[in-house]
Molecule: transfer RNA
Organism: Proteomonas sulcata
RNA sequence: GUCUAAGUAGCUCAGGGGUAGAGCGAAAGACUGAAAAUCUUUAAGUCAGGAGUUCAAAUCUCCUCUUAGACA
Numbered sequence: 001g002u003c004u005a006a007g008u009a010g011c012u013c014a015g016g017g018g019u020a021g022a023g024c025g026a027a028a029g030a031c032u033g034a035a036a037a038u039c040u041u042u043a044a045g046u047c048a049g050g051a052g053u054u055c056a057a058a059u060c061u062c063c064u065c066u067u068a069g070a071c072a
Base pairs, nucleotide, nucleotide: 001071002070003069004068005067006066007065010024011023012022013021018055026042027041028040029039030038048064049063050062051061052060
């Protein structure tokens, strides 16, 4: 340099045009003599950045950035 894959909550990941979710973790409450476990609830996201298409974009297109891999 070329090609491919990935980038979504603190972490691991789903979601591939129509309200952004799960598990783990965090906080609060219930339970307990107190903890652990368990149960309930809550918070946490400009969906890597920008532009375009569309009534509508995390999702489709283009460019850029980062990471990993292959080739040279």